Small-subunit ribosomal RNA, 5' domain from an uncultured bacterium, 509 nucleotides, folded computationally. Model confidence (mean pLDDT): 87 of 100. RNAcentral holds the full RNA, with entries from ENA and SILVA.

Context: one part of a larger RNA
RNA sequence: GACGAACGCUGGCGGCGUGCUUAACACAUGCAAGUCGAACGGAGAUAAGUUGAAAGCUUGCUGGAUACUUAUCUUAGUGGCGGACGGGCGAGUAACGCGUGAGCAACCUGCCCUAAACUGGGGGAUAACGUCGGGAAACCGGCGCUAAUACCGCAUAAGACUACGAAUCCGCAUGGAUAUGUAGUCAAAGCUCCGGCGGUUUAGGAUGGGCUCGCGUCCGAUUAGCUAGUUGGUGAGGUAACGGCCCACCAAGGCGACGAUCGGUAGCCGGACUGAGAGGUUGGCCGGCCGCAUUGGGACUGAGACACGGCCCAGACUCCUACGGGAGGCAGCAGUGGGGAAUAUUGCGCAAUGGAGGAAACUCUGACGCAGCAACGCCGCGUGAAGGAAGAAGGCCUUCGGGUUGUAAACUUCUUUGAUCGGGGACGAAAAUGACGGUACCCGAGGAACAAGCCACGGCUAACUACGUGCCAGCAGCCGCGGUAAUACGUAGGUGGCGAGCGUUGUCC
Numbered sequence: 001g002a003c004g005a006a007c008g009c010u011g012g013c014g015g016c017g018u019g020c021u022u023a024a025c026a027c028a029u030g031c032a033a034g035u036c037g038a039a040c041g042g043a044g045a046u047a048a049g050u051u052g053a054a055a056g057c058u059u060g061c062u063g064g065a066u067a068c069u070u071a072u073c074u075u076a077g078u079g080g081c082g083g084a085c086g087g088g089c090g091a092g093u094a095a096c097g098c099g100u101g102a103g104c105a106a107c108c109u110g111c112c113c114u115a116a117a118c119u120g121g122g123g124g125a126u127a128a129c130g131u132c133g134g135g136a137a138a139c140c141g142g143c144g145c146u147a148a149u150a151c152c153g154c155a156u157a158a159g160a161c162u163a164c165g166a167a168u169c170c171g172c173a174u175g176g177a178u179a180u181g182u183a184g185u186c187a188a189a190g191c192u193c194c195g196g197c198g199g200u201u202u203a204g205g206a207u208g209g210g211c212u213c214g215c216g217u218c219c220g221a222u223u224a225g226c227u228a229g230u231u232g233g234u235g236a237g238g239u240a241a242c243g244g245c246c247c248a249c250c251a252a253g254g255c256g257a258c259g260a261u262c263g264g265u266a267g268c269c270g271g272a273c274u275g276a277g278a279g280g281u282u283g284g285c286c287g288g289c290c291g292c293a294u295u296g297g298g299a300c301u302g303a304g305a306c307a308c309g310g311c312c313c314a315g316a317c318u319c320c321u322a323c324g325g326g327a328g329g330c331a332g333c334a335g336u337g338g339g340g341a342a343u344a345u346u347g348c349g350c351a352a353u354g355g356a357g358g359a360a361a362c363u364c365u366g367a368c369g370c371a372g373c374a375a376c377g378c379c380g381c382g383u384g385a386a387g388g389a390a391g392a393a394g395g396c397c398u399u400c401g402g403g404u405u406g407u408a409a410a411c412u413u414c415u416u417u418g419a420u421c422g423g424g425g426a427c428g429a430a431a432a433u434g435a436c437g438g439u440a441c442c443c444g445a446g447g448a449a450c451a452a453g454c455c456a457c458g459g460c461u462a463a464c465u466a467c468g469u470g471c472c473a474g475c476a477g478c479c480g481c482g483g484u485a486a487u488a489c490g491u492a493g494g495u496g497g498c499g500a501g502c503g504u505u506g507u508c509c
Base pairs, nucleotide, nucleotide: 001508002507003506005505006504007503008502009501012381013380014379015378016377017376018374019373020339025337026336027335029334030333031332034081035080036079039078040077042075043074044073045072046071047070048069049068050067055062056061057060088292089291090290097217098216099215100214101213102212103211104210107209108208112205113204114203115202116201117200118199119198120154122152123151129144130143131142132141133140134139160185161184162183163182164181165180167178168177169176170175190197191196218264219263220262225255226254227253230252231251232250233249234248235247237245267289268288269287270286271282272281273280274279294315295314296313297312298311317328318327319326320325345371347370348369349368353367354365355364356363357362384414385413386412387411394405395404396403397402418450420445421444422443423442424441428436453498454497455496456495457494458479459478460477464493465492466491467490468489474481475480
């Protein structure tokens, strides 16, 4: 000098930041991922129209059931897109994990953009629903019905894919590009408010990702040898893709004092702190990458996951139970217990920015925007200004003369920031829409009014006397003070330093 700090004393305001560093301990409660009725069939509500039952009688009227149609609204289910983003945490990881620079002639990429072509004709189901049944529940089963942009054939189709054939050109090897012949294979979905919105194939782009390699990346040799899918080959499998990635067979290799292996520690970086620099230390907030989601394992779906608020299995734990069986996962936002020296509200709003869905209206969004708490940090402001000597009183000291506190106070004149009261009142929003917020800000009113402490004073180190104490009580960063005159302990006066802070402790330079 610095800090995500803590502790002691003290504490007026504002702006901007920051706030579980410990138990990746356990979690009550609420919320944090939905959306689309312009994909689909139902169910329900309301309104209108048509129908016109029962019943009543004055026998042609009242009455309105039921059914159908239309319109609007709500929605459990099927279906689509999203839940792989956003948000959290740092356990693990010494690794192509990260950083940096290259490569993929070994790869994928939903939504978006560009271009070309197509969008024909069929089929069988199944939720919902109805009914029956089982179960305490979670839920489940049988039978029956039905729709689709759900599912499955068929047609058509290439510059797509596969096999075979063959030409030209090119490359760092495997090899690649272009045009081409034959054969084979594979598409689609409709909705509409009639404006559109979609669907399929192919090519290119953009974006995002996967993989490979060079170099760099902590400590220990009181860890010296390590290795059997191990190292390589052939073949087969697998993947979007290369590859012992996996498998069969064959060979016997591969790594290591240029530190293998083992052990310890640790997420990495942009950066941050310090320093003249070189360097040292560090990785909290913000941004990029990685890893993880109660512990371990696994796959499914999907363009993308081996998936925080999805599924299955096993373990530990918690809860419900009718004992047969079930339910759960805050390292999301708040909040609770616990641990700890220590770290906040079970707040408001989608107004803005951004995200998901939707044609849109809009819905959802603890991302985010705000507010609350905390001197935790940085910055700014205030606690008054000027005049005022009989140098008042009081305190302290005194050689008793006086000195000092000290222009300090009183007193006079003046000002009104913040706080208070009253009035007005935003920007942020582009037509509407403002949580913040009656906030910021502006105007007016009153009155110095409501607002100063902490540490030190032996030397280092700026600031000295008195009293008390008497190696006691105590102080102390180092040297060292204290045993009767202590500038070093305690108190007082005075002084010095900093100031809404000041000291102490811890850590780094």